[in-house]
Molecule: small-subunit ribosomal RNA
Organism: uncultured prokaryote
RNA sequence: GGUAGAGUUUGAUCCUGGCUCAGAGGAUACGCUGGCGGCGUGCUUAACACAUGCAAGUCGAGCGAGAAAGGGAACUUCGGUUCCUGAGUAAAGCGGCGGACGGGUGCGUAACACGUGGGUAAUCUGCCCUUGAGGCGGGGAUAACCCGGGGAAACCUGGGCUAAUACCGGAUAAGACCACGAGAGGCAACUUUCGAGGUUAAAAGGAGCUUCCUUAUGGGAGCGCUUCCUCGAGGAUGAGCCCGCGGCCUAUCAGCUUGUUGGUGGGGUAACGGCCUACCAAGGCAAAGACGGGUAGCUGGUCUGAGAGGAUGAUCAGCCACACGGGGACUGAGACACGGCCCCGACUCCUACGGGAGGCAGCAGUGGGGAAUAUUGGGCAAUGAGGGAAACCUUGACCCAGCGACGCCGCGUGGGUGAUGAAGGCUUUCGGGUCGUAAAGCCCUGUCGGGAGGAAAGAACGUUCCCGUGGUAAAUACCCACGGGAAGUGACGGUACCUCCAAAGGAAGCACCGGCCAACUCCGUGCCAGCAGCCGCGGUAAGACGGAGGGUGCAAGCGUUGCUCGGAAUUACUGGGCGUAAAGGGUGCGUAGGCGGCCUUUCAAGUCUGGCGUGAAAGCCCAGGGCUCACCCCUGGAAGUGCGCUAGAAACUGGAAGGCUUGAGUAUCGGAUGGGAGAGUGGAAUUCCUGGUGUAGCGGUGAAAUGCGUAGAUAUCAGGAGGAAUACCGGUGGCGAAGGCGACUCUCUGGACGAUAACUGACGCUGAGGCACGAAAGCGUGGGGAGCAAACAGGAUUAGAUACCCUGGUAGUCCACGCCGUAAACGAUGGGCACUAGGUGUCGGGGGUAUCCACUCCUCCGGUGCCGCCGCUAACGCAUUAAGUGUCCCGCCUGGGAAGUACGGUCGCAAGAUUAAAACUCAAAGGAAUUGACGGGGGCCCGCACAAGCGGUGGAGCAUGUGGUUCAAUUCGAUGCAACGCGAAAAACCUUACCUGGGUUUGACAUCUGGCGAACCCUCUAGAAAUAGAGGAGUGCCCGUAAGGGAACGCCAAGACAGGUGCUGCAUGGCUGUCGUCAGCUCGUGUCGUGAGAUGUUGGGUUAAGUCCCGCAACGAGCGCAACCCUUGUGUCCUGUUGCCACUCGAACGAGAGUUCGAAGCACUCUGGACAGACUGCCCCGCUUAAACGGGGAGGAAGGUGGGGAUGACGUCAAGUCAGUAUGGCCCUUACGGCCAGGGCUGCACACGUACUACAAUGCCCGGCACAGAGGGAAGCAAUACCGUGAGGUGGAGCGAAUCCCAUAAAACCGGGCCCAGUUCGGAUUGUAGUCUGCAACUCGACUACAUGAAGCCGGAAUCGCUAGUAAUGGCGCAUCAGCUACGGCGCCGUGAAUACGUUCCCAGGCCUUGUACACACCGCCCGUCACAUCAUGAAAGCCGGUUGUACCCGAAGUCGCCGAGCCAACCCGCAAGGGGCAGGCGCCGAAGGUAUGGCUGGUGAUUGGGAUGAAGUCGUAACAAGGUAACC
Repeated sequence: GGUAGAGUUUGAUCCUGGCUCAGAGGAUACGCUGGCGGCGUGCUUAACACAUGCAAGUCGAGCGAGAAAGGGAACUUCGGUUCCUGAGUAAAGCGGCGGACGGGUGCGUAACACGUGGGUAAUCUGCCCUUGAGGCGGGGAUAACCCGGGGAAACCUGGGCUAAUACCGGAUAAGACCACGAGAGGCAACUUUCGAGGUUAAAAGGAGCUUCCUUAUGGGAGCGCUUCCUCGAGGAUGAGCCCGCGGCCUAUCAGCUUGUUGGUGGGGUAACGGCCUACCAAGGCAAAGACGGGUAGCUGGUCUGAGAGGAUGAUCAGCCACACGGGGACUGAGACACGGCCCCGACUCCUACGGGAGGCAGCAGUGGGGAAUAUUGGGCAAUGAGGGAAACCUUGACCCAGCGACGCCGCGUGGGUGAUGAAGGCUUUCGGGUCGUAAAGCCCUGUCGGGAGGAAAGAACGUUCCCGUGGUAAAUACCCACGGGAAGUGACGGUACCUCCAAAGGAAGCACCGGCCAACUCCGUGCCAGCAGCCGCGGUAAGACGGAGGGUGCAAGCGUUGCUCGGAAUUACUGGGCGUAAAGGGUGCGUAGGCGGCCUUUCAAGUCUGGCGUGAAAGCCCAGGGCUCACCCCUGGAAGUGCGCUAGAAACUGGAAGGCUUGAGUAUCGGAUGGGAGAGUGGAAUUCCUGGUGUAGCGGUGAAAUGCGUAGAUAUCAGGAGGAAUACCGGUGGCGAAGGCGACUCUCUGGACGAUAACUGACGCUGAGGCACGAAAGCGUGGGGAGCAAACAGGAUUAGAUACCCUGGUAGUCCACGCCGUAAACGAUGGGCACUAGGUGUCGGGGGUAUCCACUCCUCCGGUGCCGCCGCUAACGCAUUAAGUGUCCCGCCUGGGAAGUACGGUCGCAAGAUUAAAACUCAAAGGAAUUGACGGGGGCCCGCACAAGCGGUGGAGCAUGUGGUUCAAUUCGAUGCAACGCGAAAAACCUUACCUGGGUUUGACAUCUGGCGAACCCUCUAGAAAUAGAGGAGUGCCCGUAAGGGAACGCCAAGACAGGUGCUGCAUGGCUGUCGUCAGCUCGUGUCGUGAGAUGUUGGGUUAAGUCCCGCAACGAGCGCAACCCUUGUGUCCUGUUGCCACUCGAACGAGAGUUCGAAGCACUCUGGACAGACUGCCCCGCUUAAACGGGGAGGAAGGUGGGGAUGACGUCAAGUCAGUAUGGCCCUUACGGCCAGGGCUGCACACGUACUACAAUGCCCGGCACAGAGGGAAGCAAUACCGUGAGGUGGAGCGAAUCCCAUAAAACCGGGCCCAGUUCGGAUUGUAGUCUGCAACUCGACUACAUGAAGCCGGAAUCGCUAGUAAUGGCGCAUCAGCUACGGCGCCGUGAAUACGUUCCCAGGCCUUGUACACACCGCCCGUCACAUCAUGAAAGCCGGUUGUACCCGAAGUCGCCGAGCCAACCCGCAAGGGGCAGGCGCCGAAGGUAUGGCUGGUGAUUGGGAUGAAGUCGUAACAAGGUAACC
C1' cells in the first nucleotide's frame, strides 16, 4: 500500500519540443430541467453609501429621591378634591461591576505580524482559588430634586437642599517601598539575611438569633453566619517585552543609515531598551541580497498529487490588524477603545442660519457595484456571556425556523407477466430491420407525496418545599456543603417517528454520438448558414452544420464558463539537459565561496541511538458507538516526518594537535619551438622616376568597351626611389590560454617537455564578482602610402543592373600612441582528477638491443592525427585527445515569432557593446535519418534526341479542322506534347442534338387496368407538313355448353408511368489516350535497423532488355522483357477447280512463226494446309580465373531479336468520354418530352493547325508500249455492241464470283514537241453549255465540255518526318455512301535512294551517386520594400493623475514642561494672605493644509518608429540544387 496515458509538426520515421484532452476539486456563476428528506453552506465585487428596528447591560442585598394611567372609597360648588391601591413599581440620578468579552471585516501590514521552540533574575494581571493580617474613628461636598436664566434644537448656566460601598483627612503597619549599617553568595549587574529609621490601607451591605428601648413604625447592644472592602503571600488565568529558526516576487532597486550604531547623565514605562533627551565617540547594515518597488493578513488546515511537491488560507479553530479617512489622549486591572471622548478632513442629515447631529467591516434590511450570494422571522427552551446573594434581567452570541439542487448523503418516479413482435415513427437492398416486452392487456406492491389518528427525545440545572447527613455556633435558629424526593420550565412543533385509508394514481431530464472518447443512420443546407477543447469539419451524396429516428453516458440533475492541482520527468530534491534539437562564458589569471591525499591522537558541531517536554482543539487515518442506512455526530486511539532539553556512540564529514610523501611545487642537467617584445639587415616581385633600344598598338573580356599609346605606350636594357609582404623549405609538422604566430641576425623574455630524485610537505582543484588579453572592421592624434581596395566614377551585361565582369580609384590596409571588445572568437564539445580492448602514422625527449658509425628492432614519457571494441547516442556519430564510467567546481537552457528588440542601468568620442523584457501572435518552430521528386550536381547508358543526310511545313492558291467574330441559330464535345482532315468510315431533306414557326400531351417507345373494334388496305377534302375530317372495303387464329372468352393488333378513357443528346467524366462502370514496348514494378521467408525502411533489385562485366554470367545475407517467386500467336522470306509433303499449260494428242485460224479452244496431265507457277529450318549449334579471335558476351568466318533462302504485326507491368495525369452504351444523384413533366415545315451546323475583316496542287526541263505536252497487289460486287458490279468531244446514255452477255465484272494500273520505257518564258509551267477564279444521283441540288452536291487563265519563279524567324525495301515518288483498291464537297482515312503493289564521324550540345528516358529549406514534389519552396485594413506596442512638444522624498511656512486636539496676577468645599501646611490643585497663558512635539523642488509610477498626446495578422495587390528573385556570383557569421 502507491506512479496508466492520448491527439497534434512528416509522404512516412525516430527524437526534441510546445499546445490540447481524459481526472479530482470549488463559498462559483450561467443555460435547460426539476419529486421528497437529512446534514452542511450562502457578497469571492464597492474597507461603496446607508432609511428603519434590534445587537450591553445589570445591581434597590451600595445611596437619595420617587411618579402616572387604571381600579376602589369618601367628599363635592359636579368644575373637581382627598385617601387607599397601582408601588417603594416605572422612568431618571449618584455609586459599583460590565461596556477591552462576545459579534464583524481583512483595509493596512513582508513585520518578532504569524508559526515553532525558548527567555523574562526586565514585567503586569480586575473578577476566581488557597492562605495571612485587618476593616477603627471622623469630615466636607455633589447629582437627582426645587427655583430662576439662555437656546429653534442639541444642550448650557446661576442659586438652593440631600445620601452613599461616591470623595477626603486621622489611627493602626504584618508586608511593601526608600535611604543607611552589618553578614552571605556572585567576576559584575545583582540576589539574599539581619538591624534601626522614614513613607504608605480600608466600606460597608444583608438575612437571622438573643436581648434592651419605643404605642407602633423603628432604634440600640450582643452573638455567630453570609456577602463585601483594605494590605500582603502563593496559585490559576490572561497579557506585555526579548531571542533562535521558518514561510512571497523583483538586482531593469546596489549601495542604505544621523536617533543612525555605541557610550555617559537624565527622563519615561508595569517592564528591558535611542523608547525620549543632552553630551561624547563614528559607528551600524549589505551579494547568505541591505535599501527600494510590487503583492499579501499569518497559522491549524483545505484542494491536488504515488510521493516529494504545487496551489490555497470561505465556512470551524488560534493569533494579528482595523472600526467613515487621519491624529490624540482620557478612564481603567486591561483600550489609545466597532455600537466612548477630543480635534482635523470628506460625506450625509436637522436648523429659526446663530448652530447642531451622525458613522451596519454587529443581525436583518436598502441603494449601488457585479456573472453572483438569503428573512427588516421565532426564542432565550438548550449551550455560553454580563450583572445580581438570588429570583431574575439582558444577550441578532447562540438555538431554531425561512429562502437558494449551492454542495454532500439517502429515497422515489413502480414490480411481475405479456409476440398478432399491434398501431405509429424512423429506415430499407422493399424481403425486411428498429424503437420493442417497450406499450396495451392481465396479476401485484405501497416508499415519497395526499388524508386521518397517535406521538417523543432534546429537561438537566438553578429555585422553592420536605427528609437525611455533616460543618459553624452557646444553639436542635440562621447560614453553608452533600444526598434523596416532590413541584415546575420547549422557540423548534403537533416536528421527528408510528399506525390506518385511497391510489400506479402526482414525480425525468440533460449532455453527447469524426478521432482523442462509449454511442449511426436519413433528410435539409451547399466554404452559405454554422460547428470547434486540440486535430479540424462545411464548396450537392456531411456519421463533424440544422432537424429527425436510433444509440451512449450521467441522473434530480445534466451541461457550459472561469479558477487550482494533476497528467507536465514541461524548473527535473525525489526526477531533465547543453557536438548537430533551446543551451559551454572568446580566452586566461585570480577574490569570496564550494570541494579536497595517507597515518595517529583528541573534541563531539554535523551524523546516529535512547529518554523527557512540546507539537491546542477540530480536521485526515483507525476502532467502537448514536441518528432506520449514509452524509453527519460522539468517544477513544494513532499520526503530526518538526523544535527544545538530556544521556550515549565515534565509522564518516568537520574542529584541534602531531606525522607522512604519492597530489602540487622547487632544484640540477638537456635538447625542441613561425611563443612574445625591441633593434637592425637582406633578396625576389609589383609600381613609379630617369636614360637607352624600338614601333603601333597595348590592355581587357564570354564577347567588348571605357582606359593607356605617335607628346612614342606595351615590349626590352641599365640606373634610381619607395612601401608592403616574406616564394621554395612547408608537412592533418611546430609553438601559444585563446585571438593568433612563417625571410635573416642580435638583445630581452614566457611556457611546455625529457632525464635525475636532492629539497618543501597538501602548499591542491574550480572559480560568482573582479582584473588582464582579445581576429577583422571601425574611431581619435600624428606619420606613411608600392600593391590591393569599401565608397565613388566610367565601360559593359540586362527588361532593369544603384550587382556579378572590366578600366580607374579614396578611406582603409602599414607604423606609433590611445580607444573599441565583437565573430560560424568552432572541436559549434568549460576546467581538474581517476578508471575503461587495441591497431597504425607523425613530432619532441629518454632507455634497451645492435653497430665502427648511421640505420633497424623493442620499450617509456609528452604532444598531434587516422581506424576501431565495449559502452554511450534520437540518429549521425563519439570512442584513453570520449560525446564511455565516476567525482568536484563554474557557465548556460526551458516552444516558435515579436527580439538579442524596447525601456531603464553600465561602458564608449562615436559607431555601438553589455544586461534584457512585455503586449500581441502561431500549432507549431526544430534535430537526425528514410523513400521519392528535383538540380543551370556528378558518373554510366540508351532513343531519328542531336549530328550526318533526304524530303517537307512556315510564303502562294485551294481543301479541311480550330480559334475569333457574326447570327434567331451558326447544336455539343475535344484544348501543350497526348485538341485542331479529332468524335464525323459521308450535315442538300433525313441525320440533328441548334433556331423560327405550326401543332401535340399516357405521349414516337415499354408494362398494367377498363371499354370498343380484328388487323389492315384504298379514295376524297383542308393544310407547307404534322394533323384533322369524310367515305369505302374487310374478315382471319385458339377455346367454346355457342352466350361469350382469349392471344396478337388498332382506337377511346383514366392513372401508375413513359420520355429528356437536360446537369454533374470532380459521384461512377466500361473503354481510350499518354509517359512507353521505356525496363522496369513488386512479393514470401530470412537478415540488418528503435523505426520509416534497407537488403534481394546495389557491385564487376554484358545485353535491345532486372538479357545473361560472376560476386554478394540473402534464398526464392510473381507481374513485365524474351519466347509461345499471325504475317512475310527458303524448302519438303499434301491438295488440283474456277488456278496452271512443260511434255503428249485433237480441233479451229494463220503462208509461217504462232494464237485460241478441247482432251490428257498436276511437272512448274499458284491456292492453303501440314512439316522442316536458326540454336551463337560449328570454327577462329577478343574479354577473362571463368562465364555471359563481343568481333570475324563457314554453311545456309535466311545469322545473331531475319523483317513486320498482335501483345502495353506497378502506376501517373481527379487526362478524355454522362452526346456510343450502361449508371448513382439532381433537375423538367401541356415541357428541358414528342411531331412537322423551313432555316442553321457551309455564315466571314481575320488568326492557327493539317493536307492537296504548284512554282517547272530529273519537267510539261502528244503518241506508242509493258509489268501489279490487295480488295469490292445482287435495290450490286456490269462486258461486247451502238450514240455522245466528254461527263454519260441506250442496252444488257456474264457473275452471289481463284470462273464474270469494277479494271486501261501509273510512274517507268520508246518516239516526238516545248527551250527558261509567269511560259505548251501553274491551275485558282469566273462565264456559258451540259451530265448524273436524288421527292428536291437557291441557300448548299459531284462531274463534263468550251472559254477564262489569278497567286505563285522554292518561301523570314522558326519548325516536322525518316536509318532500307525505309525516305522520296507513282498509281490502284476499300469502308462510309442515293449522290458527294475524299485533296481525308484505311489498305495494296510499282520505282527506289542518301547518310550516321560521333554523344560535346537541345529534347525525352533508364541505373548509380550527391545536395535539398521540395513531398500538390522546381509549373516546388520562398525573401524584402511598397500599397490597403485591423491589432497591440516603443518614442514624442506636452497635458492629467497616483505615490513618495527633501526644504520651508502655518499649526487643531492633546500629553509633557514652564508660568500661573484668575478660581478653590472637605483635607494638609499656614494666624492670615497664600501654597499644593484648577482655569488660563507660553513652549517642545504635532495631524491635516500650504509653498517650492525632486524620484517612481499610471493614463493620455499631433506626429513618428518598427512589429504582428489579413483574399488571388505591386515590384523584383535574395535563400533552398553548384539556387544559376557557394552559403553563412